[in-house]
Molecule: small-subunit ribosomal RNA
Organism: Desulfobacteraceae bacterium
RNA sequence: UAACUGGAGAGUUUGAUUCUGGCUCAGAAUGAACGCUGGCGGCGUGCUUAACACAUGCAAGUCGAACGAGAAAGGGAUUGCUUGCAAUCCCGAGUAGAGUGGCGCACGGGUGAGUAACACGUGGAUAAUCUACCUUCAAAUUCGGGAUAACUAUUCGAAAGAAUAGCUAAUACCGGAUAAAGUCCUUUUAACCUUGGUUUUAAGGAUGAAAGACAGCCUCUGCAUAUGCAGUUGUUUGGAGAUGAGUCCGCGCACCAUUAGCUAGUUGGUGGGGUAAAGGCCUACCAAGGCGACGAUGGUUAGCUGGUCUGAGAGGAUGAUCAGCCACACUGGAACUGACACACGGUCCAGACUCCUACGGGAGGCAGCAGUGAGGGAUUUUGCGCAAUGGGGGAAACCCUGACGCAGCAACGCCGCGUGAGUGAAGAAGGCCUUUGGGUCGUAAAGCUCUGUCGACAGGGAAGAAGUUAUCAAGUAUUAACAGUAUUUGGUAUUGACGGUACCUGUAGAGGAAGCAUCGGCUAACUCCGUGCCAGCAGCCGCGGUAAUACGGGGGAUGCAAGCGUUAUUCGGAAUCAUUGGGCGUAAAGGGCACGCAGGCGGUUCUGUCAGUCAGAUGUGAAAGCCCGGGGCUUAACCCCGGACGUGCAUUUGAAACAGCAGGACUUGAGUACGGUAGAGGAAAGCGGAAUUCCUGGUGUAGAGGUGAAAUUCGUAGAUAUCAGGAGGAACACCGGUGGCGAAGGCGGCUUUCUGGACCGAAACUGACGCUGAGGUGCGAAGGCGUGGGUAGCGAACAGGAUUAGAUACCCUGGUAGUCCACGCAGUAAACGUUGUACACUAGGUGUAGCGGGUAUUGACCCCUGCUGUGCCGGAGCUAACGCAUUAAGUGUACCGCCUGGGGAGUACGGCCGCAAGGCUAAAACUCAAAGAAAUUGACGGGGGCCCGCACAAGCGGUGGAGCAUGUGGUUUAAUUCGACGCAACGCGAAGAACCUUACCCAGACUUGACAUCCUGUGAACCUCUUAGAGACAAGAGGGUGCCUUCGGGAGCACAGAGACAGGUGCUGCAUGGCUGUCGUCAGCUCGUGUCGUGAGAUGUUCGGUUAAGUCCGGCAACGAGCGCAACCCUUGUCUUCAGUUGCCAGCGCGUAAUGGCGGGAACUCUGAAGAGACUGCCCCGGUUAACGGGGAGGAAGGUGGGGAUGACGUCAAGUCCUCAUGGCCCUUAUGUCUGGGGCUACACACGUGCUACAAUGGUAUGUACAAAGGGCAGCAAGCAUGCGAGUGUAAGCCAAUCCCUUAAAGCAUAUCCCAGUCCGGAUUGGAGUCUGCAACUCGACUCCAUGAAGUUGGAAUCGCUAGUAAUCGUGGAUCAGCAUGCCACGGUGAAUACGUUCCCGGGCCUUGUACACACCGCCCGUCACACCAUGAGAGUUGAUUGUACCCGAAGUUACUGACAGCCAACCCGCAAGGGAGGCAGGUACCUAAGGUAUGGUUGAUAAUUAGGGUGAAGUCGUAACAAGGUAGCCGUUGGGGAACCAGCGGCUGGAUCACCUCCUUU
Repeated sequence: UAACUGGAGAGUUUGAUUCUGGCUCAGAAUGAACGCUGGCGGCGUGCUUAACACAUGCAAGUCGAACGAGAAAGGGAUUGCUUGCAAUCCCGAGUAGAGUGGCGCACGGGUGAGUAACACGUGGAUAAUCUACCUUCAAAUUCGGGAUAACUAUUCGAAAGAAUAGCUAAUACCGGAUAAAGUCCUUUUAACCUUGGUUUUAAGGAUGAAAGACAGCCUCUGCAUAUGCAGUUGUUUGGAGAUGAGUCCGCGCACCAUUAGCUAGUUGGUGGGGUAAAGGCCUACCAAGGCGACGAUGGUUAGCUGGUCUGAGAGGAUGAUCAGCCACACUGGAACUGACACACGGUCCAGACUCCUACGGGAGGCAGCAGUGAGGGAUUUUGCGCAAUGGGGGAAACCCUGACGCAGCAACGCCGCGUGAGUGAAGAAGGCCUUUGGGUCGUAAAGCUCUGUCGACAGGGAAGAAGUUAUCAAGUAUUAACAGUAUUUGGUAUUGACGGUACCUGUAGAGGAAGCAUCGGCUAACUCCGUGCCAGCAGCCGCGGUAAUACGGGGGAUGCAAGCGUUAUUCGGAAUCAUUGGGCGUAAAGGGCACGCAGGCGGUUCUGUCAGUCAGAUGUGAAAGCCCGGGGCUUAACCCCGGACGUGCAUUUGAAACAGCAGGACUUGAGUACGGUAGAGGAAAGCGGAAUUCCUGGUGUAGAGGUGAAAUUCGUAGAUAUCAGGAGGAACACCGGUGGCGAAGGCGGCUUUCUGGACCGAAACUGACGCUGAGGUGCGAAGGCGUGGGUAGCGAACAGGAUUAGAUACCCUGGUAGUCCACGCAGUAAACGUUGUACACUAGGUGUAGCGGGUAUUGACCCCUGCUGUGCCGGAGCUAACGCAUUAAGUGUACCGCCUGGGGAGUACGGCCGCAAGGCUAAAACUCAAAGAAAUUGACGGGGGCCCGCACAAGCGGUGGAGCAUGUGGUUUAAUUCGACGCAACGCGAAGAACCUUACCCAGACUUGACAUCCUGUGAACCUCUUAGAGACAAGAGGGUGCCUUCGGGAGCACAGAGACAGGUGCUGCAUGGCUGUCGUCAGCUCGUGUCGUGAGAUGUUCGGUUAAGUCCGGCAACGAGCGCAACCCUUGUCUUCAGUUGCCAGCGCGUAAUGGCGGGAACUCUGAAGAGACUGCCCCGGUUAACGGGGAGGAAGGUGGGGAUGACGUCAAGUCCUCAUGGCCCUUAUGUCUGGGGCUACACACGUGCUACAAUGGUAUGUACAAAGGGCAGCAAGCAUGCGAGUGUAAGCCAAUCCCUUAAAGCAUAUCCCAGUCCGGAUUGGAGUCUGCAACUCGACUCCAUGAAGUUGGAAUCGCUAGUAAUCGUGGAUCAGCAUGCCACGGUGAAUACGUUCCCGGGCCUUGUACACACCGCCCGUCACACCAUGAGAGUUGAUUGUACCCGAAGUUACUGACAGCCAACCCGCAAGGGAGGCAGGUACCUAAGGUAUGGUUGAUAAUUAGGGUGAAGUCGUAACAAGGUAGCCGUUGGGGAACCAGCGGCUGGAUCACCUCCUUU
């Protein structure tokens, strides 16, 4: 600044991340439909499906001023004459209705079936055309004729309708005249333009029109009038215009190539015909053309456009209403009339359908407006009016008009309004929630004060109306005229469906007017109850398995609002088809490679040109719509006016840089010639040696071969081994190399011949000759196929042997195709650098191959440097990252190929190719919400490296065998209560089940309860006794009368009663707290700041050393810190000081048979308090002058001195609701409580943990020595007595360094046993006892006598232990009336071994691979079985559509005929009869709709059966893939096999690990 105002994302793949990529959502819209709800008004819109069928009414007529004729009802009058008939006349009325004729009916209205086309859009052409009515100009409108309908009569028919005879008119029809400005022909002039035409001049010839109607005047003498005059209108001819139409052309406008070839009137020419008009439009003849990869032909779908919806735009989708064009009118065909039709409400024929019928025959066409049926998820009144606008007819009045204007129905859409406003806290009642305090609905309600929109009622009340006509007045024109007519102005009268509508005023009165969806995230909005993977929700992710903000309901909240949601569809978001605006190394995607036609693109310079390009002008781009500015309805929606835009097309005028075209020149692109060079480049022929195998001969003897180990196999008929000779085929060691060559595949002994390409040098020649390349053509590993050869080795298939649960495999022994050659076919690979070809530009470093240049040298090197090829590293840049990086994946250009979620599927069908195998091309249904790439952290590996641990090894002793004890499983049972289940359940909870415990079972009892609190009443509490009973308990008797007191009562206890409640070892340890186990006393787990990375994350914590240790040191983009480690704590080992009873006793003394017994002592031991001591502190060596390690000294102790306590972040939904606590659920005369008895103690069996043994390192007997640590009053108990003994009786001492338990035992000494089921072993059983306890039957311990089982050292397997340890010996304690082989402590005696880290197990760190992340107890593949779904094939069956050939052929046009033998008025001849011309009917021929026959194509539906695919809960078989996945995997191909798969050949790395080589980087 008139017509510039505009671009948002989110969810979902993962443990997490980035990317790729699909799916889904938020927006707008609709001719919508459905669900719930519904106050008013305005403006719009309303069969999207069956172009399915239609009852009924209406939708096209009008003109008497073209024509002839012309009623009736009714009324009046008169007559006959009679009270009711008849006749006549007048009015009705020149009316109605019908007919001839004119104009209209080709417009308006409907629909979208067909049509992929000049149908539509846009721009042109018509010099190839027509145009009724209208306007204008010019001229004319003359003389005649014969019919015909209506009507009348007759006849046929059910009807529709028709026939015959007769009468009549015209602006109907016909003939003649006149005219040329018309048309045609012949000649002719000029201009313009070009299909040889347009316009024009002149002359001649031919042809060739008409119709009246209405109203006025009579100026001539009066009247009347037309033949006269003038007007209006009509008619005829010609010109022009306008309008409308026809035809032609350029460009634009859907999909499929799994439609690639199509075409005989086809393409063109000539003659003819036809049309308003060019033209194969039609016809005869001639020629053989025409279209097509720039997509013909065929198939499918579709009316096209202005516009509409969406979008920032470019686009995409769409084509209702409104407007333009086209097409159609029951289906198919055809013409007639006419200016225009091949005609929606016309005709003819055929067909289908419906109706009428007297069965003979007729009628019909709503895709006009209403309306009906049907179809459907779904779409309105059988309304009013011509008042307005428009149309037809008419001179006009007027008539017609379902066009149109209005009204009705429908929230179908858009727009507007209302359902009240203010005040009001006791924050009412009530609902909901609650931590019970309260919060919230909520100023919301009530109450108080107001207002009056809409609606209701009452009153008033428009605009839309302009005209036409009539009449009055004035003027103008025409004219002889003041008639008449036309016209202008003014006045009066008249016209409204909507409709008493819009609008205005008044009255009463908050009174009549709010719902719908949602509330897990996306996405605004949260709680309670119910339900319990049920019912259900869901757009995507997903929610629901007992505490659901996700289901259903309640409360509350949020959003929109007379609507709100859902469904369907379109665009958007989606840059997800990418022109704007994407990609192709690994995610989907580069063709296996080259040559090359078409096509696309193209070096430098000059000139010309101007179809590309650019600029200006002009025309067009309809209106409506969009946009802008105004205006009108109260506003808005809506409507009106003006403008802008319309990116396009065409014409024209210019410009000439670029591009094109034409011409000239150039050399740098490209190529040729010349001189050199390297090479496994290709083809053919020949030659060579080593090795394998075979054959012959010699030597030689028992094995050989093969494997993880074996066997099959070969060998005494002489193998293997060895020597010599021979045969044959295939391949060419070393050189050999990220070396070379080739387009790729690929190429390797040597020689020769032929042959392709590359590079270097120099600069002679050509002069853009170039790049790319759809189709096409050629080449193309291995495997495979055909024919014929060849066959040594190897070796699919096959056979055998092994392995294995099996082994159609891996391993072994054999072995056929094949591998080789020749000639053909095939045409694919992980044909890979997973990277198309060509050109240009953009830092470097370092190898290597080929050729050159420079410097230098006697020469060879070395050094510097150019081009070409081939590697590695690396910067900028790029990339999702990994990585690429002058050999690009960087920056640009040109061209080609390819991709668009995963699966189905590179499959089916079709086509092409192939001998076959198969290849190339290449879908859909259906199904999923992912599939995928790179990188990260973990975890895992039958991956790697380093390290540790009684992990292995070295040792000692056990378990597993026996008997017993104890726990568990199982079984049993009325019950055998419950829990614990790999390590980390099983002598565990339980540190002790006869009753109790006890939770279980049986039986018997109680119900406010065995226990707690509150209330009322009564009574002290309490004690004793009797009876029944198994007891709980029931009944009864007796004793007792307390404490405080304000004298009311109170405290405590007991009983009774009512209800709140108690109670539960009932469930859920997967709702929980607490506690505990375990990895593991393993060395780890993290954080802050910084840095790196897009990010998850990394760094720190990695690395080199070292340690028991993330312990410490050094280094380092890290610097620090925290929890762990260590230390601090307890105990033990040495010493010192202090203290000295109950402990001690050296010295002194007393006493004793003897004893710290006594006085005393304070030294020692000991007790228990405080200290010391150990720190790699010292020395040597090693090590980085480090940490630290090795050795040594000293020391009681030496490198953490020994032991204990101490357990990081976390893991295992580990264990425990039966310790305790606790949410929720459940029971409440029972799942609670009490009692008696029983059970937990059972017993074919299996397992764990132990005890005792199997004996002589021992047993037995006798004697004898030395502890520590504990416990003790409902207790430990000395001593004495007694008993064989367990014990018993009595009893001192001790509340404990005092007394007691308390004799420690192994040991030592002596004796005996003499290798045996024993003088071993002690189970079991019989008898007799003791103790505890109400009670030892189920079911205790101990003692004595007797009995005397298994067992003679323990299979596979497995456990503990590294020093005061193992082993062995005894002692004490807790629990406890009693009961230990268990558990927890204590001391005595007291070893062996550790080379070492290969292996087993567990753990830590680093690294690597991964398709795992519920994390290898992972993931996952295929067959088979079952269910469902869609698809392919299928003997066929049945539709649709279409081609070809033939038959038949209606109506109709055209042509011919129409004479013999039909009919006819006009004109001609003729007096007439009649004849002629002409016409009609009829006939023939061509074409042709429908129909038929035969045979093809395409496509759909369906089908016994069949094939693969997909999806499904917990099926079956194996385990193919992911780790080196246990035989590395994969690709192509061939063969085999239940299946995944296996094997052969060639290829790839998208293979781990180890070693080596080469190269690079740094020092």